[in-house]
Context: one part of a larger RNA
RNA sequence: GAACGAACGCUGGCGGCAUGCCUAACACAUGCAAGUCGAACGAUGGCUUCGGCCAUAGUGGCGCACGGGUGAGUAACGCGUGGGGAUCUGCCCAGCAGUGGGGAAUAACCUCGGGAAACUGAGGCUAAUACCGCAUACGCCCCCCAGCUUAACGGUUGGGGGGGAAAGAUUUAUCGCUGUUGGAUGAACCCGCGUCCGAUUAGGUAGUUGGUGGGGUAACGGCCCACCAAGCCUGCGAUCGGUAGCUGGUCUGAGAGGAUGAUCAGCCACACUGGGACUGAGACACGGCCCAGACUCCUACGGGAGGCAGCAGUGGGGAAUAUUGGACAAUGGGCGCAAGCCUGAUCCAGCAAUGCCGCGUGAGUGAUGAAGGCCUUAGGGUUGUAAAGCUCUUUCGCUCGCGACGAUGAUGACGGUAGCGAGAGAAGAAGCCCCGGCUAACUUCGUGCCAGCAGCCGCGGUAAUACGAAGGGGGCUAGCGUUGUUC
Numbered sequence: 001g002a003a004c005g006a007a008c009g010c011u012g013g014c015g016g017c018a019u020g021c022c023u024a025a026c027a028c029a030u031g032c033a034a035g036u037c038g039a040a041c042g043a044u045g046g047c048u049u050c051g052g053c054c055a056u057a058g059u060g061g062c063g064c065a066c067g068g069g070u071g072a073g074u075a076a077c078g079c080g081u082g083g084g085g086a087u088c089u090g091c092c093c094a095g096c097a098g099u100g101g102g103g104a105a106u107a108a109c110c111u112c113g114g115g116a117a118a119c120u121g122a123g124g125c126u127a128a129u130a131c132c133g134c135a136u137a138c139g140c141c142c143c144c145c146a147g148c149u150u151a152a153c154g155g156u157u158g159g160g161g162g163g164g165a166a167a168g169a170u171u172u173a174u175c176g177c178u179g180u181u182g183g184a185u186g187a188a189c190c191c192g193c194g195u196c197c198g199a200u201u202a203g204g205u206a207g208u209u210g211g212u213g214g215g216g217u218a219a220c221g222g223c224c225c226a227c228c229a230a231g232c233c234u235g236c237g238a239u240c241g242g243u244a245g246c247u248g249g250u251c252u253g254a255g256a257g258g259a260u261g262a263u264c265a266g267c268c269a270c271a272c273u274g275g276g277a278c279u280g281a282g283a284c285a286c287g288g289c290c291c292a293g294a295c296u297c298c299u300a301c302g303g304g305a306g307g308c309a310g311c312a313g314u315g316g317g318g319a320a321u322a323u324u325g326g327a328c329a330a331u332g333g334g335c336g337c338a339a340g341c342c343u344g345a346u347c348c349a350g351c352a353a354u355g356c357c358g359c360g361u362g363a364g365u366g367a368u369g370a371a372g373g374c375c376u377u378a379g380g381g382u383u384g385u386a387a388a389g390c391u392c393u394u395u396c397g398c399u400c401g402c403g404a405c406g407a408u409g410a411u412g413a414c415g416g417u418a419g420c421g422a423g424a425g426a427a428g429a430a431g432c433c434c435c436g437g438c439u440a441a442c443u444u445c446g447u448g449c450c451a452g453c454a455g456c457c458g459c460g461g462u463a464a465u466a467c468g469a470a471g472g473g474g475g476c477u478a479g480c481g482u483u484g485u486u487c
Base pairs, nucleotide, nucleotide: 001487002486003485004484006483007482008481009480010479013359014358015357016356017355018354019352020351021317026315027314028313030312031311032310035062036061037060040059041058043056044055045054046053047052069270070269071268078195079194080193081192082191083190084189087187088186092183093182094181095180096179097178098177099176100134102132103131109124110123111122112121113120114119140163141162142161143160144159145158146157147156148155149154168175169174170173196242197241198240203233204232205231208230209229210228211227212226213225214224215223245267246266247265248264249260250259251258252257272293273292274291275290276289295306296305297304298303323349325348326347327346331345332343333342334341335340362392363391364390365389372383373382374381375380396428398423399422400421401420402419406414431476432475433474434473435472436457437456438455442471443470444469445468446467452459453458
């Protein structure tokens, strides 16, 4: 000098755009943050002009694995980059082939109970795009045979055997359903290279390293298991300890580099702590389940309920960080044929000079160089064209009126906002730090090694340009200084 998610002190007019718990991954009152579909189904209730219409607890489907938060853990194939082959992929797109015929239940409901509650038991009835057989499939899976090909594993073609599907709805034109192939997207796995500090950490390792055979997985693999062999890593730093999410980027710097990883974007990890699986195309699942633990709450003491590192908000911690706001109008997401519903994602508004940028606090004229202040060699000098006065202007702000774009036909939270027009009136709007040298800017008074200042050198013990005040001056300006941190 530059920078900051800053804080503190003094001061503070307006607008735009950004940003705003860096600390306790501490504990959380309250509300909201994931639903939707009646064009899958039975049933119930309401209205009815008896044609129907509307609503919905339950069964069922899809979604809840996205979006949003946080950075605790992690020094790792976690991330970055470049490759690889042994994989899966709901919804979407394209191709091919189908959608036949049956069955048994069950919630809701009714009856009878248990319980303080959470909830729950028994019996009876009923539907489906819920569930289960049968048929069909030769495009799928498994086995066998033959041909071609290959060093081999294997690939491919033909034949044979075995196994495996389906669901209907409506406004009658669509939407669905099943099998399979390919695509797209997403995901999983493997490898090369790179990725902080410590040797006052030198040895580490028994599923350890490899093989054979199996199990398991969507899939390769000690991933797991049995047996066999004794390997494997390490001074190019293994192991151990400490610290840390990584990156695009950001800050600084002429660069090389150094520091950093807030906001935005990509990836990863986590969801009270630890463990586990279930469902599913996808989770070992923030607002799902089970177990254990700590904590909190309810209880009729038998037993139950909970998880803000979602958005607001509270307590606490802290130098320190905002509203228990509006709207789904836009963009996007979920469901739905649609109308639409939901959406603290998002878009907006509120608060904060936290930052950046822009604007204003007036302009011209005005010398008896007024008064007052300060200094003085007492003549004067300075404050100073500064003020007053005179002549103007009206940005911003204020008052009144009109009033958008964002929205393709309807639909605007923002918002009577931005903007436009009119009006009044200089009217409502300047501070902070410094003045010994570094370093731009000096005098007087007070004080007397006191009180104090200070980034370094150093000032102060009776004329202090260095302390305190005043006048004057210098710098920056809605900010100015201080502190902290980085270059």